Background
Predicted 3D model of a 697-nucleotide part of an RNA (large-subunit ribosomal RNA, domain II) from Trebouxia aggregata. The coordinates come from a structure-prediction model, not an experiment, and the mean pLDDT is 83. The gene name in the source record is rrl. It matches the Rfam family "Bacterial large subunit ribosomal RNA". Lineage of the source: Eukaryota > core chlorophytes > Trebouxiales > Trebouxiaceae > Trebouxia.
Context: one part of a larger RNA
RNA sequence: GCCGGCGACUUAUAAGGAGUGGCUUGGUUAAGGUUAAAAGCCGAAGCCAAAGCGAAAGCAAGUCUUAAUAGGGCUCCAUUAAAUUGUCACUUCUUAUGGACCCGAACCCGGGUGAUCUAACCAUGGCCAGGAUGAAGCUUGGGUAAAACCAAGUGGAGGUCCGAACCGACCGAUGUUGAAAAAUCGGCGGAUGAGUUGUGGUUAGGGGUGAAAUGCCAAUCGAACUCGGAGCUAGCUGGAUCUCCCCGAAAUGCGUUGAGGCGCAGCGGUUAACGAUGGGCUGUCUAGGGGUAAAGCACUGUUUCGGUGCGGGCUGCGAGAGCGGUACCAAAUCGUAGCAAACUAAGAAUACUAGACACUGCUUUCCGUUAACCAGUGAGACGGUGGGGGAUAAGCUCCAUCGUCGAGAGGGAAACAGCCCAGAUCACCAGCUAAGGCCCCAAAAUGACCGCUAAGUGGCAAAGGAUGUGAGAAUGCUGAAACAACCAGAAGGUUUGCUUAGAAGCAGCCACCCUUUAAAGAGUGCGUAAUAGCUCACUGGUAGAGCGUUCUUGCGCCGAAAAUGAACGGGACUAAGCGGUCUGCCGAAGCUGUGGGUAAUAUCAUUUGAUUUGAUAUUACGGUAGGGGAGCGUUCCGCUCUAGGGUGAAGCUCCAACGUAAGUUGGUGUGGACAAAGCGGAAGUGAGAAUGUCGGC
Repeated sequence: GCCGGCGACUUAUAAGGAGUGGCUUGGUUAAGGUUAAAAGCCGAAGCCAAAGCGAAAGCAAGUCUUAAUAGGGCUCCAUUAAAUUGUCACUUCUUAUGGACCCGAACCCGGGUGAUCUAACCAUGGCCAGGAUGAAGCUUGGGUAAAACCAAGUGGAGGUCCGAACCGACCGAUGUUGAAAAAUCGGCGGAUGAGUUGUGGUUAGGGGUGAAAUGCCAAUCGAACUCGGAGCUAGCUGGAUCUCCCCGAAAUGCGUUGAGGCGCAGCGGUUAACGAUGGGCUGUCUAGGGGUAAAGCACUGUUUCGGUGCGGGCUGCGAGAGCGGUACCAAAUCGUAGCAAACUAAGAAUACUAGACACUGCUUUCCGUUAACCAGUGAGACGGUGGGGGAUAAGCUCCAUCGUCGAGAGGGAAACAGCCCAGAUCACCAGCUAAGGCCCCAAAAUGACCGCUAAGUGGCAAAGGAUGUGAGAAUGCUGAAACAACCAGAAGGUUUGCUUAGAAGCAGCCACCCUUUAAAGAGUGCGUAAUAGCUCACUGGUAGAGCGUUCUUGCGCCGAAAAUGAACGGGACUAAGCGGUCUGCCGAAGCUGUGGGUAAUAUCAUUUGAUUUGAUAUUACGGUAGGGGAGCGUUCCGCUCUAGGGUGAAGCUCCAACGUAAGUUGGUGUGGACAAAGCGGAAGUGAGAAUGUCGGC
């Protein structure tokens, strides 16, 4: 890992509800008794109901409040139509208390067991090849007055040195389902010592021991192991077993030692009653309140420029009082131009509330209220719109509002919960459409017409840049010849004046005239030291038709660098790209057609003790959490020692038929003795998941 078996809402008591039944001459017994036992019978103590009100004493068809006989609260009676009540059982749903759906802690506490591992200590024993170094002391000699001291020898000290055994464990490799739950190999440290080791013993968990690492105390140590309290508790994780039918959420508000949990409300289901004709939608209106968008600047603030200039600064005169000046600042006011979530004299669209009309607008029971019972949810996600936070960042975060997903399949977007279309009752080798598409992959137009694009733009991107190109508008020049090109001229006073070493059109400053002219600046640029030279403006000629500038707009171009290899889905495309117009077609579980199923409602028929069955019509039938309804099957029991069964039961195997499903029935083979159906009853009642559990492989 697979296969097979086992494996999770039980049970007791109490309470509330629903269903069914008994009695209602109110219901019912409990303990106990009787009986072989059970049933039955006996057993009214008690309980519920029959009266309420008050906190209560209490009073009572009333009572409480109160000074009250007032008023008010709750209750009773009466009337009308309708309805019924109570109690005791059983079944079922839920709640409470118990292990309470199942498995799962880490812990805490109590009693014991452990020092054969290991830590320390005690007692008693063992072990340490070989080599090196050469302390003290001593001897001899030298030396001294004597010593000290020196030398040679002797000697054999040391947590001394090198290095086996032994003890350790610094490095690397191998090993890592190992040869091994810590080793092997090669190096490494200590190796007469605080050494190492055998045997016996001591210290015990709120403890011991510790040259101290929270280390070690039997592969277990921030508190051993074992049994018990104990099925501890777990607002946490995981798991929870047959079928079909109907409805169908939430991820919000408030509170919470609350935030992944709860309580109440909201939203769902079931049952019943009641209610307007309720709800929803379309169009046209009517009546409302508003202070948002936009706007505006009277208010609150902010703010541009100008006028007038309170007050101040600077300054003149004066002894001072004071009188003047001012190209400074500037209150206030007037004009002018703006800004605002916490500004508004004014003010939408929507939205909201109520209503009218549309033949009775259309559509339906989808709506609301009340009561009872049963829930789940209280982590939401993205998209559009209006906003706050952030950086007018985020697949960001927080609100409002709508949609989808959640709980929604199908078609489209290459693929793609949240986008677009569209809501799947079942079947069909029938039809029509939506979004989106129609060259091939790949269903349908190589469709038609008018334009644009040349960039593979299409098939990512900005500021900015550009005689790309189409359309429109304005304006200027132009057969009295424009624009471009070519030929020619472009002069004189004059080197204007000033400045300067020089300044001659062309360093700079001032001025910018006159003449000859077809035209020619006291000069547009290059150039020179300054001249010179080239060129331009301007003019003539050649030639002969449009040329220039600005604005608006369509489609393109550049700007354009990212990490494995190419990024229209691909092939490919000059349309099979873009804009506009038109006609077809394809395309979904949408709609239609034909047939079937279930439910609700209505009508008709049938029929019963009790409304069951059938037909027709209309409508509905996606679904998680969750609620409700109806069934299938397993084991055992009663009717029942039953139908059946060695002429072959159960079980197993394969096949077939039937049923909406769980399943049922029949047959073949195997098997060798039990065992249906029906009506009821009781449950150890259904397996794929729980790092489930046991077994097999």